Source information: A computed fold for a 93-nucleotide RNA from Ferrimonas kyonanensis DSM 18153, annotated as Glycine riboswitch aptamer. It was read from a public genome assembly, where an Rfam model found it.
RNA sequence: CUCUGGAGAGAUCCAUUGACUUGGACGCCGAAGGCGCAAGCUCGACACCCCCUAGGGCGGUGGCGAGUCAAACGCUCAGGCAAAAGGACAGGG
Repeated sequence: CUCUGGAGAGAUCCAUUGACUUGGACGCCGAAGGCGCAAGCUCGACACCCCCUAGGGCGGUGGCGAGUCAAACGCUCAGGCAAAAGGACAGGG
């Protein structure tokens, strides 16, 4: 790149247009994209302990703060809510 499979949720209401064209209202979905976070790891000051003995120690432990940080989890900005299209992901070539 190509083929096949592929979920969810209003064919909602009002106005408007040649036209689901455009605007508005309420409700809803998560599987394009985007954003968020756990443990872990790294760094920092602090407390306690340990080791050498004034002072120091690429020693240990603890909670705290910062950074980093995954998903099919969370958010719902984007996208979507008949069919078509799109579609994470999976399989074949």